[in-house]
């Protein structure tokens, strides 16, 4: 850069000690009844591997990533609207290449 996915889902553990929600600002949360990292634990199956199948594709497994408050916490941009919201783009985040 490309493409695919983002309203689902996951602890009342152990350590640790004051943050934390990716960065920045504004909002709004959550935190000492303990936050970050750590370990353990789990969810999901995007890759690999494993049967099926002409293909799409299904199914098994959990190796290699992700992830485990609050839609991607909520905001931008343009439409549409039965004004509740609904689309698309942008950003960004995970994956594969």
């Nucleotide at each position: 850069c490309u493409c695919a996915u983002c309203c689902a889902g996951a602890g009342a553990g152990g350590u640790g000690g004051a943050g934390g929600g990716a960065a920045a600002c504004g909002g709004c949360c959550c935190u000492u009844a303990g936050a970050a990292g750590c370990c353990c634990g789990g969810c999901a199956a995007c890759c690999a591997g494993c049967g099926c199948g002409a293909a799409c594709g299904c199914g098994c497994c959990a190796g290699g990533u992700g992830c485990c408050a609050a839609u991607u916490c909520c905001g931008g941009c343009g439409g549409a609207u039965a004004c509740g919201u609904c689309c698309g783009c942008a950003a960004g985040a995970u994956g594969a290449g």